[in-house]
Molecule: Bacterial RNase P class A
Organism: Candidatus Zixiibacteriota bacterium
């Protein structure tokens, strides 16, 4: 250099102009934070996204629970409010390495399944071959050493021993179950006996341990029109136009299933509240190997509701090209009840470590 592979910061910065939501404040208006325009102040995100998991919160059912179905997790130890998440370790696999990947309990309770191939896919089997034997172009015993087949086929090699052969038998090993003895805080790990050689598959039923009630900010709880309906109470009058000036015309109605009046709840437009001071953010120290944790100071950081957060100039930086310059104003990507996580999307840069090649 190249190629990997971990990990870490940014998410263009300044000045000007002109625009937008919000929160003060102080002013003018209005029935009313109802409206107007002015000042400070503040205005997305590293993933705001998928809505995949773990919580607050809020109603609902239960009664603080057991038991059933279901449905989730599974090595250890430690961090957390919790977790499927993070840090450390074990064990297993990948990779020359850095380093990275594992829902990582049980398959000797039981039952399933194991395509195509092959003679058999799990206790039972002989297609080839190979030995014996006979009535020899074939048949019948034997036999898992050698060949085929598969992802897997009788533990592996090398002896012994046979007709021919096999853990039948020895010697090393490999794997398993058991005891033992050492390390370790555990998972684990090392050695010794002893006995054994049983095929995989549980993100197949299932068994063994743990965990979990339902549904969600359109949760929820307030305030409350208009019209219409629903309870009540009062009730003999009420309206309207025209003359006229307290009378007449005309409509409804006079004891009820009633004209009018008035009042109460519910629920709907609409409004407010839930909703931004929290498992919060920055440091400084001490613990810890780390994820993290304490104690101090310190700051307050978006809250719309058809949804504001924006354009435009100029300088300086950044990338990329055909490099006295041009281009791009930057990738992914836009809050909606808020944390913690994963996970997917994607730009630049910067840093440790691997591997290989050159060069000195």
């Nucleotide at each position: 250099a190249a190629a990997g592979u971990a990990g870490g910061a940014g998410a263009a910065a300044c000045a000007g102009u002109c625009g937008c939501g919000c929160u003060u404040u102080a002013g003018g208006u209005u029935a009313a934070u109802u409206c107007c325009g002015a000042a400070a102040g503040u205005g997305a995100g590293g993933a705001a996204a998928g809505u995949c998991c773990g919580a607050g919160c809020u109603c609902c059912a239960c009664a603080g629970a057991a038991c059933c179905a279901c449905g989730g997790c599974g090595c250890c130890c430690g961090g957390u409010a919790a977790c499927a998440c993070c840090g450390g370790g074990g064990c297993g696999g990948a990779g020359u390495g850095a380093u990275c990947c594992g829902a990582c309990g049980g398959a000797a309770a039981g039952u399933g399944c194991c395509g195509c191939a092959g003679a058999a896919a799990c206790a039972a089997u002989a297609c080839c071959g190979c030995c014996c034997g006979c009535u020899u172009u074939g048949c019948g015993g034997g036999u898992a050493a050698g060949g085929g087949u598969g992802a897997a086929a009788a533990c592996g090699u090398g002896g012994u021993g046979u007709a021919a052969g096999a853990g039948a038998c020895c010697a090393c090993g490999a794997c398993a179950a058991g005891a033992g003895c050492g390390g370790g805080a555990g998972a684990c790990c090392g050695c010794u006996c002893u006995u054994g050689u049983g095929g995989g598959u549980a993100a197949a039923c299932c068994c063994c341990g743990c965990c979990g009630g339902g549904a969600g900010c359109a949760a929820g709880g307030c305030c409350a029109a208009a019209u219409a309906g629903g309870g009540g109470a009062a009730g003999a009058g009420g309206g309207a136009a025209c003359g006229g000036u307290u009378c007449g015309u005309c409509c409804c109605g006079c004891u009820a299933u009633c004209a009018u009046u008035c009042c109460c709840g519910g629920g709907u437009a609409g409004g407010c509240c839930g909703c931004a001071a929290g498992a919060a953010c920055g440091g400084c120290u001490g613990g810890g190997c780390a994820a993290c944790c304490a104690u101090c100071c310190g700051u307050c950081c978006a809250g719309a509701u058809u949804g504001a957060u924006g354009a435009c100039u100029g300088u300086u930086g950044g990338u990329c090209c055909u490099u006295u310059g041009g281009a791009c104003u930057c990738a992914c990507a836009g809050a909606a009840c808020u944390c913690g996580g994963c996970u997917u999307a994607a730009c630049u840069c910067c840093u440790g470590c691997u591997u290989u090649u050159c060069a000195a």